A computed fold for a 73-nucleotide RNA from a Candidatus Woesearchaeota archaeon, annotated as transfer RNA. The prediction has a mean pLDDT of 81.

RNA sequence: GCCUCCGUAGCUCAGCAGGUAGAGCACAAGACUGUUAAUCUUGGGGUCGCGGGUUCGAGUCCCCCCGGAGGCG
Repeated sequence: GCCUCCGUAGCUCAGCAGGUAGAGCACAAGACUGUUAAUCUUGGGGUCGCGGGUUCGAGUCCCCCCGGAGGCG
């Protein structure tokens, strides 16, 4: 330098032909308990790596850039 894949919540990941974002764990509060833990319930938390384009509508499609992994030279 070229090719492929990946980047979504604090972490690990889902998101099915484009229809307005979820799960588990973690965290907070409450219930329960002599206390803690465990368990149960509820809740907060994401402008989906950056910027543009297409579209009525983009996490999803297209382009540039940034970062990571692998391969080739």